[in-house]
Context: one part of a larger RNA
């Protein structure tokens, strides 16, 4: 890990509720007695419980009582009755009370062969070095004292083995070891090391003090018991089918991952159309918008008011500038403004609908960790797969389609069968089930994806307005582009070209008092303007020429040639991300993009078709009154959970049965039954077993890091 077995709401005492028995002009009997076929069973036995009136804190009164001053009101009763003892389910309280699980806590006992500390006897320390008191001899010196040989052998003295300790590193790390090996290193005559024998303990010892050690166990040792401690916590809780079907919400709480109320379920009973929903009709509102008439906000212009503001100036004044006040004109802004003012909502009648719902009374719940979208708002950065409200929706508790894949998006809610139909979202070249449809635009693989800006671009189609043009348009090539003059002023200088002002005449096809580029200034180049070269579909009608093809002119249609402003549609840069270029992939270009428009098919568990099962109304038929049958309508997706039916297993009671012509049991299985489960028959196996109908539990296992036992 698998297999088997074994494994969780029980008993007992009260209470409340349903069902149901007995008694009932009350009731039921404890304990004890008596009897007896004796864990049983029968009789005595109303002490006493309930019940027969309440109301009041009470005295007390009583169908009434309290309250009050009240004869009012109100509040509790009566007037309206079944009560009492059982049993059975179901909740509930108190007990280990579904099961398993703490770290703790209290008492009593064992422990100091390990390890701390003391006490008793005991024993151990190679070898080197260093030379301290002190003695002895000797020198100098008046002496004090000062040297110098020599003995000497102190010390928590140096070095370094045994001995202890355990500094750094490696090794080991399912070790040789539950602290271990190598190599290195501290002491190494001392507070030294060591042996043996003893002393001392659980809030207590002992401790050169690390809460270190007290037997591999120390912030309270180990063991037994109280003990099924406790556990608002965690896991785990065993057999079917059938109906209904939530909650993550308010309030309170030493209360927030827990409780009580209430709201949502559910069953039972009453009530009945009183809720719902759809339509008419009436209300009040001050939200969305919108506005500026209020209160503020604030933007430019004109007028004002006041100034102790600055400047100028012709100085008892006047001009400019500014600030500040109102007032107007124009345009604006507001969750805490509003002259105004919806859609919805919401409340009221009224009608139409109904197996839709809905009130009241009990029983019994689970829920209070929500989650994402869409809409309208708070907090943030109009960040968050953020947070907090409010209103839908789905998930949760929904399977199926579709978005490649993807609880909360899109379609749609699965009773069961059907190799039957038709359809939703989305599709429809291939994977891949179905249109290689039609017309346009896209050329950049945009794009076949949810998503991308501000600027910027002779990209392309469509499309508007001007304006030029065979009297030659635009581009391109050659030529000119002048004089008055260097306008004036400024200025060192200002000549078209730093700046201010003004921008005029003449010459001419044309040529600014000048569009850049450039000089210190000039000068040079070079636009704007002009003249040559080039050279830009066509039609209709009337006219004039012309035999005609055809040519002129004139009006007109169309738009040819071109320049310039725009619109609009689909591209173009702007455009940087972490596994892999990539739309889900192959791949797609008059698509299999993108727009537009029709028609077709595909496409679910959806909806129709046929048949069954099943609840629940409704009608009728039988009924033993408990239900059953038949038609018709309508459901029948489920989490916590609440009802309602059954299906197995032990055992007990009673009828009735099978069994050596083969029971259990085990393998195996036609068939039955919605299921849970039943089973004819065969084999094996070698003795006890079923069935009805009732009653009673040690009564259904895949999980518990479940517990034993096997592999």
């Nucleotide at each position: 890990g698998c297999c088997a077995a074994c494994g969780a709401g029980u008993c007992u005492g009260g209470a409340u509720a349903u069902u149901u028995g007995a008694u009932u002009u009350g009731u039921c009997u404890a304990a004890g007695c008596c009897c007896u076929u004796a864990u049983g069973g029968g009789g005595c036995g109303a002490a006493g419980g309930c019940g027969u009136a309440g109301c009041g804190a009470a005295a007390g009164c009583g169908a009434g009582u309290g309250u009050u001053a009240a004869a009012a009101g109100c509040g509790c009763g009566a007037a309206u009755u079944u009560a009492u003892c059982g049993a059975a389910u179901a909740u509930u309280c108190a007990g280990g009370a579904c099961c398993c699980g703490a770290a703790g806590c209290c008492a009593g006992a064992c422990g100091a062969g390990c390890u701390u500390a003391c006490c008793g006897c005991g024993a151990g320390c190679a070898g080197g070095a260093u030379g301290a008191a002190c003695c002895c001899u000797u020198g100098c010196g008046a002496a004090a004292g000062c040297g110098a040989g020599g003995g000497g052998g102190a010390g928590g003295u140096c070095c370094g083995a045994a001995c202890u300790a355990g500094u750094g590193a490696g090794g080991c790390g399912u070790g040789c070891a539950a602290u271990c090996c190598u190599c290195u290193u501290g002491g190494a005559u001392g507070a030294c090391u060591u042996g043996u024998g003893g002393u001392a303990a659980g809030g207590a010892g002992u401790g050169a003090a690390a809460a270190g050690c007290u037997a591999a166990u120390c912030g309270a040792g180990u063991u037994u018991g109280g003990u099924a401690a406790u556990a608002g916590c965690u896991g785990g809780u065993u057999c079917u089918u059938c109906c209904c079907g939530a909650a993550a919400c308010a309030g309170c709480u030493u209360u927030g991952g827990g409780g009580c109320u209430g709201g949502c379920g559910u069953c039972u009973a009453u009530c009945g159309u009183c809720a719902g929903a759809g339509u008419a009709c009436g209300g009040g509102g001050g939200u969305a918008g919108a506005g500026c008439a209020c209160u503020g906000a604030a933007u430019a212009g004109a007028a004002u008011u006041c100034c102790u503001u600055g400047g100028a100036g012709u100085u008892u004044c006047u001009c400019c500038a500014g600030g500040u006040u109102u007032u107007c004109u124009a345009a604006u802004c507001a969750a805490a403004c509003u002259c105004c003012g919806a859609a919805u909502a919401c409340c009221g009648u009224a009608u139409u609908u109904a197996u839709u719902g809905g009130a009241u009374a009990g029983g019994c719940a689970g829920u209070u960790a929500g989650a994402c979208u869409g809409c309208g708002g708070g907090g943030g950065c109009u960040a968050a797969g953020c947070u907090c409200c409010g209103u839908g929706g789905u998930c949760a508790a929904a399977a199926g389609a579709g978005a490649a894949a993807c609880a909360g998006c899109u379609c749609a809610g699965a009773u069961c069968a059907u190799c039957g139909u038709c359809u939703a979202a989305g599709g429809u070249c291939c994977c891949u089930a179905a249109a290689u449809u039609a017309a346009a635009c896209u050329a950049a693989g945009u794009g076949u994806u949810u998503u991308u800006a501000a600027g910027g671009a002779a990209g392309u189609a469509u499309u508007u307005c001007g304006c030029c043009c065979u009297c030659g348009a635009c581009a391109g090539g050659c030529a000119g582009g002048a004089a008055g003059u260097u306008a004036g002023c400024u200025u060192a200088g200002a000549g078209g070209u730093a700046g201010c002002u003004a921008u005029c005449u003449u010459u001419u096809a044309a040529a600014g008092a000048g569009u850049g580029u450039g000089u210190a200034a000039c000068a040079a180049c070079u636009c704007a303007c002009u003249g040559c070269c080039c050279g830009a579909a066509c039609u209709u009608c009337a006219u004039u020429c012309u035999u005609u093809u055809g040519a002129g002119u004139g009006a007109g249609g169309a738009g040819g040639g071109g320049c310039g402003a725009g619109a609009u549609g689909c591209g173009c840069c702007a455009a940087a991300g972490a596994u892999u270029u990539c739309c889900g992939g192959g791949a797609c270009u008059a698509a299999a993009g993108u727009u537009u428009a029709a028609u077709a098919c595909c496409g679910a568990a959806g909806a129709c078709a046929u048949g069954g099962a099943u609840u629940g109304g409704c009608a009728c038929c039988a009924u033993u009154c408990g239900u059953g049958g038949u038609g018709c309508c309508a459901g029948u997706g489920g989490u916590a959970g609440g009802g309602a039916a059954g299906c197995a297993u032990u055992c007990c009671a009673a009828g009735g049965g099978c069994a050596u012509u083969g029971a259990a049991g085990c393998a195996g299985g036609a068939g039955g039954g919605u299921a849970a489960c039943c089973g004819a028959c065969u084999g094996u196996g070698g003795a006890g077993c079923g069935c009805u109908u009732g009653g009673a539990a040690g009564a259904g296992a895949g999980a518990a890091u479940g517990u034993u036992g096997g592999c």